[in-house]
RNA sequence: AGAGUUUGAUCCUGGCUCAGAACGAACGCUGGCGGCGCGUCUUAAGCAUGCAAGUCGAACGGCAAGAGAGAAGCUUGCUUCUCUCCUAGAGUGGCGGACUGGUGAGUAACACGUGGGUGACAUACCCACCGGACUGGGAUAGCUGGUAGAAAUAUCAGAUAAUACCGGGUACGACCUAUUACUGUGGUAAUAGAGGAUAGGGGCUUCGGCCUCGACGGUGGAUUGGCCCGCGGCCCAUUAGCUAGUUGGUAGGGUAAAGGCUUACCAAGGCGAUGAUGGGUAUCCGGCCUGAGAGGGUGAUCGGACACAUUGGGACUGAGAUACGGCCCAGACUCCUACGGGAGGCAGCAGCUAAGAAUAUUCCGCAAUGGACGAAAGUCUGACGGAGCGACGCCGCGUGGAUGAUGAAGGCCGGAAGGUUGUAAAAUCCUUUUGCAAGGGAAGAAUAAGGUUGGUAGGGAAUGACUAACUGGUGACGGUACCUUGUGAAUAAGCAACGGCUAAUUACGUGCCAGCAGCCGCGGUAACACGUAAGUUGCGAGCGUUGUUCGGAAUUAUUGGGCGUAAAGGGCAUGUAGGCUGCUCAUCAAGCCUGGCGUGAAAUCCACGGGCUCAACCCGUGAACUGCGCUGGGAACUGCUGAGCUAGAGUUACUGAGGCGAAACUAGAAUUCCAGGUGUAGGGGUGAAAUCUGUAGAUAUCUGGAAGAAUACCAAUGGCGAAGGCAAGUUUCGAGCAGAUAACUGACGCUGAGGUGCGAAGGUGCGGGGAGCAAACAGGAUUAGAUACCCUGGUAGUCCGCACAGUAAACGAUGUGCACUGGGUGUCCGGCCAGGAGGCUGGGUGCCGAAGCAAACGUGGUAAGUGCACCGCCUGGGGAGUAUGCCCGCAAGGGUGAAACUCAAAGGAAUUGACGGGGGCCCGCACAAGCGGUGGAGCAUGUGGUUUAAUUCGAUGGUACGCGAGGAACCUUACCUGGGCUUGACAUAUAUUGGAAUACCGUAGAGAUACGGUAGCGUAGUAAUACGUCGGUAUACAGGUGCUGCAUGGCUGUCGUCAGCUCGUGCCGUGAGGUGUUGGGUUAAGUCCCGCAACGAGCGCAACCCCUACUGCCAGUUACCAGCAAGUAAAGUUGGGGACUCUGGCGGAACUGCCGGCGACAAGCCGGAGGAAGGCGGGGACGACGUCAAGUCAUCAUGGCCCUUAUGUCCAGGGCGACACACGUGCUACAAUGGUCGUUACAGAGCGAUGCGAGACUGUGAGGUGGAGCGAAACGCAAAAAAACGGCCGUAGUUCGGAUUGGAGUCUGAAACUCGACUCCAUGAAGUUGGAAUCGCUAGUAAUCGCGCAUCAGCACGGCGCGGUGAAUACGUUCCCGGGCCUUGUACACACCGCCCGUCACACCAUCCGAGCAGGGGGCACCCGAAGCCGGUAGUCCAACCCGUAAGGGAGGGCGCUGUCGAAGGUGCGUUUUGUGAGGAGGGUGAAGUCGUAACAAGGUAGCCGUACCGGAAGGUGCGGCUG
Repeated sequence: AGAGUUUGAUCCUGGCUCAGAACGAACGCUGGCGGCGCGUCUUAAGCAUGCAAGUCGAACGGCAAGAGAGAAGCUUGCUUCUCUCCUAGAGUGGCGGACUGGUGAGUAACACGUGGGUGACAUACCCACCGGACUGGGAUAGCUGGUAGAAAUAUCAGAUAAUACCGGGUACGACCUAUUACUGUGGUAAUAGAGGAUAGGGGCUUCGGCCUCGACGGUGGAUUGGCCCGCGGCCCAUUAGCUAGUUGGUAGGGUAAAGGCUUACCAAGGCGAUGAUGGGUAUCCGGCCUGAGAGGGUGAUCGGACACAUUGGGACUGAGAUACGGCCCAGACUCCUACGGGAGGCAGCAGCUAAGAAUAUUCCGCAAUGGACGAAAGUCUGACGGAGCGACGCCGCGUGGAUGAUGAAGGCCGGAAGGUUGUAAAAUCCUUUUGCAAGGGAAGAAUAAGGUUGGUAGGGAAUGACUAACUGGUGACGGUACCUUGUGAAUAAGCAACGGCUAAUUACGUGCCAGCAGCCGCGGUAACACGUAAGUUGCGAGCGUUGUUCGGAAUUAUUGGGCGUAAAGGGCAUGUAGGCUGCUCAUCAAGCCUGGCGUGAAAUCCACGGGCUCAACCCGUGAACUGCGCUGGGAACUGCUGAGCUAGAGUUACUGAGGCGAAACUAGAAUUCCAGGUGUAGGGGUGAAAUCUGUAGAUAUCUGGAAGAAUACCAAUGGCGAAGGCAAGUUUCGAGCAGAUAACUGACGCUGAGGUGCGAAGGUGCGGGGAGCAAACAGGAUUAGAUACCCUGGUAGUCCGCACAGUAAACGAUGUGCACUGGGUGUCCGGCCAGGAGGCUGGGUGCCGAAGCAAACGUGGUAAGUGCACCGCCUGGGGAGUAUGCCCGCAAGGGUGAAACUCAAAGGAAUUGACGGGGGCCCGCACAAGCGGUGGAGCAUGUGGUUUAAUUCGAUGGUACGCGAGGAACCUUACCUGGGCUUGACAUAUAUUGGAAUACCGUAGAGAUACGGUAGCGUAGUAAUACGUCGGUAUACAGGUGCUGCAUGGCUGUCGUCAGCUCGUGCCGUGAGGUGUUGGGUUAAGUCCCGCAACGAGCGCAACCCCUACUGCCAGUUACCAGCAAGUAAAGUUGGGGACUCUGGCGGAACUGCCGGCGACAAGCCGGAGGAAGGCGGGGACGACGUCAAGUCAUCAUGGCCCUUAUGUCCAGGGCGACACACGUGCUACAAUGGUCGUUACAGAGCGAUGCGAGACUGUGAGGUGGAGCGAAACGCAAAAAAACGGCCGUAGUUCGGAUUGGAGUCUGAAACUCGACUCCAUGAAGUUGGAAUCGCUAGUAAUCGCGCAUCAGCACGGCGCGGUGAAUACGUUCCCGGGCCUUGUACACACCGCCCGUCACACCAUCCGAGCAGGGGGCACCCGAAGCCGGUAGUCCAACCCGUAAGGGAGGGCGCUGUCGAAGGUGCGUUUUGUGAGGAGGGUGAAGUCGUAACAAGGUAGCCGUACCGGAAGGUGCGGCUG
């Protein structure tokens, strides 16, 4: 510090996810030790048991047990009594139980933090100082006796003490009243009036007293608190108004103390958009985690504060409580009970139950630290110190170290070689941390008490006070830490991962199964992604997973983001609060800057240093704590105040333009209607039609009239307005704007949350109006349907007035204002100069563009540049602008506006393709123009289908279908039936055995096969034996036309013989990519030329190769024969020739070379000449990068899988040839350009020895007999046919046509039944030119005619070749198909056979509504009203004081009764929240359901926005708007 993920690729936006750190954690696997920490986060749920707050006899009465002494009794070791010591239990009294400890329910509050105030207060114990401590009195508990009760407990009578209680006196102060002075408010000081003591305990004593502890009044201090205030820290505005003690005053009450704290009266205030009130949530902080920081999250342990103690209420006591281990009452719960009544409160430490993923011992000790009490010893202390349990966390240590290569064995991988595990192990040497055993053994403990000695002050002395030194007891942990010795490598390694992110890979198994997964995504037979193994990587007594927080995330942006198109500018203005605000001078000092002081607790963090062997941990010092307060100084900037200025803003005067607004009036054109005239058969409408209209007279035309709405031309890229918007003319009224020049005011300004106003179209209400147009509706068409597009009608509406509504793609998708920042060119309105074009300047409105900005597109003085001020808005897509609540509206609806759930994307711009019922250019037998076919018939052949035991398999749009197959009777053959074989029909090797190989015959059998027989007996070596070969046995193995062409190679088809496809360097672009290759011409061509940020190059094109057309040279047999010669019936027949034809080889020739024109002086095109051939002369071979997972595992090869007495192999027979039917490709025809008969011509290219086979003979013929010649320019196949000449036929199912069938044959072959071809005789079907549709062909082509060849025993209408005869047409590129280039749009990229929308049906999920039902919270009103405080009091009771001798009375008090308040409870009402609910609604998701086709291309009616109506659904239509 980043990375993965949207795309074919790119850049951007944007979300999701990961890598880091942390934790009071939990879970899984595993687990050696030690140190230091931490440990019910869940139900503030309930709790058995024990302990957690007592202490003081030196306050008091008193005293059980015990000890000692004495006395008495006697059963002489017991009882009783007295005294002393000692004090248990209980009681009075004092102090402490308000601390410590626990928890976080409540609380959004002066609760907390921080800083202040208290002149408005308190403070026991402690410290210092001052003062006094006199004199009296009456009770009461304990105790004794009695009563009630189960108990808890209550009660009566009697006696008694105090440092318990009370009276009187004194009283300096305090307190209260009055006055005075100072002062900061109730402060301080002074003067005058009313008010207390407990007092005593202990020690010493020379008995005088002294000392000490305590008590009282007061002052001051210290400490700890109370109250008040400024500031700070959660969410919701779908909580906007709240408040009657409420806000203030006066008076009374109350408190330690201010105060509506409380009461009465008076006034009507107080709080709130700087968020009151309400709701939700929550203890707060120091800190802790994270982060570079700013921040964000959090509030366990430790520390500070607060609150609470079963729930609610209440007071008492006290210095302090409204009291966790106190009291009273009420409620719930638990327990005891004799049923009458009682008892209890672990959120103290342990522990239990339940809950939960989850959190410990009913331990030891007061030795240390701290606390309460005490004079002290001491007692108490679950605070605390320790131990136990838990890898819960942090830190440290160990599980050994060194040497060790036959790189052992085993495992895994590999075809093998080998690799790896791996110096790892074994083995050898060494060490002993840890463990175990034994021994030693700290520190934590001291200023305790007491004792000894000394000092200080005071005193007459003693005890004593203060102080110094020495001495002096006490250890829970624990025989622990630590040390030493012994022992022996001995006691100790796992977990996760290995596709990318992310370090680390192979094999097997599995086969979209099982499973994995944080994201992207893996798995459908070769899974580096699942499971296992081996190996590797990471960490290590741990490792992973899950959860949570921060980070990465600049993804809420203060630091540090955005808003034209990605989410995002309010429809527009006006203006309130608020924010911001020109120039100069002066004052102040709030902000601001700076110094000092106080505070910011400690701990933590950080730095340095130190202590545990290190570290964690602990200690010390410093820094820091970014804050707050007080105070000194400064005055630039902001601010307050004052004085001025004119540059901002405004006012007046002058000029000007304008569809600016409102009202009234007026005009002409058009439309429709009405009336009349002329006139006659149509009109209208459409792609074509129809509905409609017209002989009852339309349309057309003329005249007249009526009505309503809108204003052609001007007109514009133009003007005005804030926006919406505004268009005939005139008038009136009103508003804004611009310019120039003066004068005036003097910052009066900008923005603007709420508020208010305006606001297209559509819509609503009421009243008018209604010509045209036109949602809805009706009809006609179209269509599969057509609730649409088209047509004919047509109502709301459109128009006017008044009122509502308040939305639009209300758009420049661009808020308003101000300032600054290169240019060029139009236009509108002003001004100045020149007065011609024009120049300068101000304000508007456009275009192009510099810099800059921007993801790019683009923008660019009209900014999307650079700045300032203010407002609005955004934070992934969907759900959804939906639900709900509230506000507005007559309604339609508008404004505000979520969540659950779901996805990993959704988007923007640009790029390359592909596509378009987009455009341009161009090509092709693509269309057109022609010729001939197919589709109809019969037959042949292939395919589908069906059938079958089998009809083997493959090929299936174009690019399968006379295709693989260039030839299925057997064979082929892969299929079926049946019969056989099992190392096999075939290959290699080894072992063993036998035999040459082989040929022939016989028997059985369908044959394979089996058996028998005959012949034969390899080469080398004397032989053994070796080699070769055949058979048997055995083992490895063979074999498979079995599967996968979607695992493959090779080969092939197709686009397409289309002109394209790319690269290097450079340049442009952030990039994908572009350029080059586009453009202007030209070509068959990316062919060439020119131009150009390109310059070159490669694969393709062309050429080079072959055939063909002309020719030269050479050669010339088997070909040829001109001349010469011979010769025949004839014939190159012969001699000969090398002229010709021809054959073969090598050359030449054609290149736009020449001329003219066009073109750009080019490339090239057109025409011409010459030429055998002319612009590629004709034809062939040759097929770029790639596409179709195209075809082929059955040509071959091949991975993997499968079969192995069978899916292998052999044999016989059958099948591949079936036949209702459908399609493709052909042949023959339908006839007279013909058929038939006769006669007579002219080819080329091939083939031939298992062959071609002549002449001859023979058969009607296929053919047969026979065999000359020929391995072929020699012989043969071989007759070419159409054509030509002549005859017949005469338009007919025929002298056309030949299917089918019968009969007879020929040939091949082992064999023609299934199932060959041919011949002859006979038969003589369909068919008279073929619907929709469709194919081929542009010249030696189509058409037509025959010939040959391959395969092959035989079989050709197919295929491949060959020549003969030999046309027609092409205007042209609008259209169909295919293709190329450029361009455009795109929501497509497995690329239009694409994508994609909505209803319906089914399943699941969450949500909303819902008659209601149930529970909780809080509120208001009323009823009842406990305890208790306060008040009243006629009842009752009372020792202290007063009067009185007394009785009695008084004062005062208790109880009782009663009043206000008052918790719980009850009733009613409305509110809020949760759960549930028949049914209803939409939404989301789902593998292939149904209906349509809305959108993306002009998406086939351009789309979209608002609104209204309509429709199964997407949607359609109307009106207005936008261009996306």
Predicted 3D model of a 1524-nucleotide RNA (small-subunit ribosomal RNA) from a goat gut metagenome. The RNAcentral record of the sequence draws on SILVA. Its Rfam family is "Bacterial small subunit ribosomal RNA". Gene Ontology terms of the family: ribosome and structural constituent of ribosome. The coordinates come from a structure-prediction model, not an experiment, and the mean pLDDT is 83.